[in-house]
Context: one part of a larger RNA
Molecule: small-subunit ribosomal RNA, 5' domain
Organism: uncultured Pseudomonadota bacterium
């Protein structure tokens, strides 16, 4: 000199954009943060209103339940980890991949339950038990099997691992829902229902892809040798188990190996990276915000479900802590967003909205979304603007200094003439929506079809948290808006008074003991400026 997630002191007008628990991975009151689907399925209220007291309507609405998908994403934190955790480059002939796209085919025929509901029981509660009824795209059989997979074989290629072709045997699904329909068939309470055709979605097997993930390897990046030897599942083999998959990952047996001054083992510290800061660079330091990866979710352990977890707002066990209890037993986990206590030099609102972007579910309308978009607080940072402009010499008054002549503050003020940024008041008023969605109409392909549905187009309606905000216009008015540090040298800036080695200053040198340019005050000056200094840390 530069920098900062800063703090402290004095001061403080506005705006834009960012940033904001670095400490106790300390404990947490309260609210919200993950649901959705009736176009998978069976049930199904009440209040209210009307009433001829039968009931009707509300309404097949709300709602719980079965079932599907999601909850493994998004969000937080950095405790642990010196490790294939990360970065980079490879390998997987040792692997998996829901949803999505794509290839080829299929979707036949049966069955038994169970929740909800009703009845009964236990319990303070959390909850739970027994009996009975019922549905499905829930569950379980049988048929079919091109291909894929598995078991046992064969042929070709290949050094081998293996690849390609092929024989025998094994194993799948839901035809369910929604819309439309001319002819035809069956049933009919004559309303219609079923079959049939068609459109869309869904289901099963399969090919390839995309995406995501697992595993393995080369190289790279901290300190201590006052850590020098470490190791028995240890190192390797054979056989098995396990896994999606290789492997001592695990097990039985066999062998005695394996690592190490190119630093093993041990100890300390630490999430890693893109980056960030500094520096001419080399380098040094660092890893807030943003982005990628990893790890964790009160502490320790474990598995279940699932395409994916050994799962932050799931389950089980143990522990500590807190709470409820009828003492028998139960409930909980903010390192999600706000917020509270505590710790600390120190770090914000228990706000608004799903309008946009993104996500989950849904055919869609839509619902949910503390992700996100915004607003609030804080000079915490960067950037921009303002605090007026012109003119004005009797160089006013006053202050300070003085050699008493004057000098200086100083065109500074006053005065005169203007302007109107910001702030104030009033009026108008957005972009973000060229999007989304509903209805009507038209066109296209599809279709038996001029239906429905889909795609595109046109018209109309609806849709903004921010926000009556930005912005624009008008009105009045110089009015409301400057401080902080320093002035001995380094280092830009000097005198007076007070004090008298005292009080004090100080980054270093040093200053102060009676004329102190170094202390304190004043006048003046210098430097920065809505900031200025100090402290801390890094280069």
């Nucleotide at each position: 000199g530069a920098a900062c997630g800063a703090a402290c002191g004095c001061u403080g007008g506005c705006g834009g954009c960012g940033u904001g628990c670095c400490u106790a991975a300390c404990a947490c009151a309260u609210g919200c943060a993950a649901g959705u689907c009736g176009a998978g399925c069976g049930c199904g209220a009440a209040a209210g209103u009307c009433u001829u007291c039968g009931g009707a309507u509300g309404g097949g609405u709300a709602g719980a339940g079965c079932g599907g998908c999601g909850c493994a994403c998004g969000g937080g934190u950095g405790a642990g980890u010196a490790a294939c955790a990360c970065g980079u480059g490879g390998g997987u002939a040792a692997u998996c991949u829901c949803c999505c796209u794509u290839u080829a085919g299929g979707u036949c025929u049966g069955g038994g339950a169970u929740a909800a509901c009703c009845c009964g029981g236990g319990g303070a509660a959390a909850c739970u038990c027994g009996g009975g009824c019922u549905a499905a795209u829930a569950c379980c059989g049988g048929a079919u099997a091109a291909g894929a997979c598995c078991a046992c074989g064969g042929u070709a290629c290949g050094a081998g691992a293996g690849u390609a072709c092929u024989g025998u045997g094994g194993g799948a699904a839901a035809g369910g829902u929604a819309g439309g329909g001319g002819c035809c068939u069956u049933c009919u309470u004559c309303g219609g229902a079923a079959g049939c055709c068609u459109u869309a979605c869904u289901c099963c097997u399969u090919u390839a892809g995309a995406u995501g993930a697992g595993c393995c390897c080369g190289c790279g990046g901290c300190c201590c040798a006052u850590c020098a030897g470490c190791u028995a599942g240890u190192u390797g083999g054979c056989g098995g188990g396990g896994u999606a998959a290789u492997g001592g990952c695990c097990c039985a047996c066999c062998a005695a190996g394996g690592c190490u001054a190119a630093g093993a083992c041990g100890g300390g510290u630490a999430g890693c990276u893109g980056g960030u800061c500094u520096g001419a660079g080399a380098g040094g330091a660092u890893g807030a915000u943003c982005a990628g990866c990893c790890a964790c979710a009160c502490u320790g352990g474990a598995a279940c479900u699932g395409a994916g977890a050994c799962a932050c707002g799931g389950u089980c066990c143990a522990g500590a802590c807190u709470c409820c209890u009828a003492c028998g037993g139960g409930a909980g986990g903010c390192a999600g967003c706000a917020g509270u206590g505590g710790g600390g030099a120190a770090u914000c609102u228990u706000g608004c909205g799903c309008a946009a972007u993104g996500g989950a579910c849904g055919a869609a309308a839509g619902u949910c979304u503390g992700a996100c978009g915004c607003a609030g607080c804080a000079a915490c940072g960067c950037c921009g603007c303002g605090u007026g402009a012109g003119u004005g010499a009797u160089g006013a008054a006053g202050g300070u200094c003085u050699u008493c002549g004057g000098a200086u503050c100083g065109u500074a003020a006053a005065g005169c003439u203007c302007u109107g940024u910001c702030g104030g008041c009033a009026g108008g008023a957005a972009c973000g929506a060229u999007g989304g969605u509903u209805u009507a109409c038209g066109u296209a392909g599809a279709u038996a079809a001029c239906a429905c549905a889909u795609a595109c187009g046109u018209a109309a309606g609806c849709u903004g948290a921010c926000g009556g905000u930005a912005c624009c216009u008008g009105c009045a008015a110089a009015g409301g808006a400057a401080g902080c540090a320093c002035c001995g040298g380094c280092u830009a800036a000097c005198u007076c008074u007070g004090u008298g080695c005292c009080a004090g200053c100080a980054g270093c040198c040093g200053c102060a003991g009676u004329a102190a340019g170094a202390c304190a005050g004043a006048g003046g000056g210098u430097g920065c400026a809505a900031g200025c200094g100090u402290u801390g840390u890094u280069c």